[in-house]
Context: one part of a larger RNA
């Protein structure tokens, strides 16, 4: 830019994905085979490798969380913090993102078929699946599953959505300006979104961000007081304190301002 309005829902031309395989049971030691061994057909169950999607559970990661120690400077000292040392380093870990965790999935059915197997059946008075005609028939093949998808330029389809005045008229409309009204953007808080654009949640008619308040969960019983021991120290307040990113809840901060566009 195009589908000749704007928003939402959609339909499927087309395109892409899947498609696997072991093993054990039963049927059955059955048919078969002198025996040795050992089935088709049919049903059940477990699995591997792939793939999706997620984090309840097991784990791995969490240089923005606790905590333990070490040496070194500091805050005047003590005590009790801080910076720095590979995050100084050890010991644990929320969410998030992870697999090796954990849930699904290959299904199942139609059709048209190859090989091949067949039914009527002539050329050719017999045979013959073919020559006319009719069947069955694969992990293949087209659909059916799953996912994109109207720039599918044949651009689909469905529902919503306006008044008034002026010119102009082929009376079918058409164009302008005005106000309601909706859409969208700019510009802003932000994240189930992201390289940037986008998407998605929201702008006071508000819970989107932050903050505060509870509360999961993390960590492990702070600080300062008291007891007690000569002391290193232990014991009490105390399962305390502290706490990213989780979940609610509360307008206390921050979402201010303004354009287009349509108005069928």
């Nucleotide at each position: 830019c195009g589908u000749c309005g704007u928003u939402g829902c959609u339909u499927g031309a087309a395109g892409g994905g899947c498609u696997u395989c072991u093993u054990u049971c039963c049927u059955a030691g059955u048919a078969c085979g002198a025996g040795a061994g050992g089935a088709c057909c049919g049903g059940a169950a477990a699995g591997a490798a792939c793939g999706a999607a997620c984090c309840u559970c097991u784990g791995g990661u969490g240089u923005a969380u606790c905590g333990g120690c070490u040496g070194u400077c500091c805050u005047g000292c003590c005590a009790a913090g801080g910076g720095c040392a590979u995050u100084g380093u050890c010991g644990a870990g929320u969410a998030g993102c992870u697999a090796u965790g954990u849930u699904c999935g290959g299904a199942u059915c139609g059709g048209a078929u190859a090989a091949c197997c067949g039914c009527u059946g002539a050329a050719a008075g017999c045979a013959u699946c073919u020559a006319a005609g009719c069947g069955g028939g694969a992990a293949g093949c087209c659909g059916a599953c799953c996912c994109u998808a109207a720039g599918a330029u044949a651009a689909g389809g469905c529902a919503a959505c306006g008044g008034a005045a002026u010119a102009c008229u082929u009376c079918g409309g058409u164009a302008u300006u005005c106000c309601a009204a909706a859409a969208u953007a700019u510009c802003c808080u932000g994240a189930g979104a992201g390289a940037c654009g986008a998407u998605c949640a929201g702008g006071u008619u508000g819970a989107u961000a932050g903050g505060c308040u509870g509360u999961a969960g993390g960590u492990g019983u702070a600080a300062g007081c008291c007891c007690u021991g000569u002391g290193a120290g232990g014991g009490g307040u105390u399962g305390a304190g502290c706490c990213g990113a989780g979940c609610a809840g509360u307008a206390c901060u921050a979402a201010u301002a303004u354009a287009u566009u349509u108005g069928a």
Annotation: Large-subunit ribosomal RNA, domain VI from a Candidatus Moraniibacteriota bacterium, 264 nucleotides, folded computationally. RNAcentral holds the full RNA, with entries from ENA. The prediction has a mean pLDDT of 83. It matches the Rfam family "Bacterial large subunit ribosomal RNA". Gene Ontology terms of the family: ribosome and structural constituent of ribosome.